[in-house]
RNA sequence: ACAGUUCGUUAGACGAUCGCUUGCAGGAGUUUUACUUUUUGUAAGAGGAAAGUCCGGGCAGCGUAGGACACGACAGUCGCUAACGGCGACCGGGGGAAACCCUAGGGAAAGUGCCACAGAAACGAAACCGCCUAGCAAUAGGUAAGGGUGAAAGGAGUGGGGUAAGAGCCCACAGCUGCGCACGGCGACGUGCGGAGGAGGUAAACCCUGUCGGCUGCAAGGAGAUCUGCAUUAAGAAUGGUCCGUUCGCAGGUCGAUACCCGCUCGACUUUUUGGGCAACCGAGAAGCUAGAUAGAUGAUCGUCCACGACAGAACCCGGCUUACCGAUGGACUGUCAAU
RNA sequence: GGUCUGGUGGCCGAGCGGUUAGGCAGGGGUCUGCAAAACCCCGUACAGCGGUUCAACUCCGCUCCAGACCUCCA
Repeated sequence: ACAGUUCGUUAGACGAUCGCUUGCAGGAGUUUUACUUUUUGUAAGAGGAAAGUCCGGGCAGCGUAGGACACGACAGUCGCUAACGGCGACCGGGGGAAACCCUAGGGAAAGUGCCACAGAAACGAAACCGCCUAGCAAUAGGUAAGGGUGAAAGGAGUGGGGUAAGAGCCCACAGCUGCGCACGGCGACGUGCGGAGGAGGUAAACCCUGUCGGCUGCAAGGAGAUCUGCAUUAAGAAUGGUCCGUUCGCAGGUCGAUACCCGCUCGACUUUUUGGGCAACCGAGAAGCUAGAUAGAUGAUCGUCCACGACAGAACCCGGCUUACCGAUGGACUGUCAAU
Repeated sequence: GGUCUGGUGGCCGAGCGGUUAGGCAGGGGUCUGCAAAACCCCGUACAGCGGUUCAACUCCGCUCCAGACCUCCA
């Protein structure tokens, strides 16, 4: 220099004017605190994905929610975490020359189902062609190496022996899967030795094993008081699929309230320093407060500059995943070539 | 904001691992003097992308589109 891998950062800048939302302070108006309206000053004002709502948690209510069945989700090992289907490291498998990347990765040796067409046969085997034996022949018997069909054919290849022909039928080597022992590792697992076995695929088919899950979502929820009628422990009712357990009287009227207020943003928070850990992450110190609307604010115009600005906008809050995205830019690493 | 359901020719609609039925509409033909009716024939249909599988409309994941329901507090 070229080709490539990987982890990040940023998301037009500056100034002026006019607006919008919220907090704080002050003034004015209404009947006082309050509330509301208006006005002045001051401070702050979308994202890395605010998105999809795909997972997990906080929080809130429901009958405090215990048990069984059902249902759903997940699936190598060890760790991280509030939790997870997330993340990190490692193991096994696959790809690449390498850096590195991908991996829904328990069980098919518990049982059941399915494997269209073709094919003799689609899985407790069987025998179309072929080969061998008998027979004049038809045919009968043996065989499973070879051919043919198919995505897949009993599933262990090569060489030798063996046989009428053959075949793990036998032997040697190579290879597969369990088991036992030894060594290494927390473990998944790896290496070595010994001995055994013959097992198609499919579990993103039912299912089995293990783990987890009560349900509903801020449109959750926050407050009721009082009177009348009926009923008297049974019927019935009360979030959930069913049952057990648990709890409970039911219906109507009046007052209050009329869409304000709380929940609502100080939080598993942000920035920075430092210790531990390969890492995810954990701990300690210091500093900071950074949208909170409720028809829903964050905009418009002008000027200067540049690389001419992508995807897109909070609505209870967090941790992830996934998807969208014009560009600019930093670090680490691999390969090839060249120069020193 | 939240919770669900669905997407198969121009329209309706079945199928749910093994060549996507059927009806209406449309086009061509037979029949007829011409039509209608009847009969026969015809066509780039599984929203898009990826995965599992020998094989996917069907099973799984992501995306797009459409529709339904939920408005607290007294």

Model confidence (mean pLDDT): 78 of 100.
Predicted 3D model of RNase P RNA and transfer RNA as a complex of 414 nucleotides.
It holds a member of the Rfam family "Bacterial RNase P class A". By type it is a ribozyme. Its family is annotated with dimeric ribonuclease P complex, ribonuclease P activity and tRNA processing in the Gene Ontology.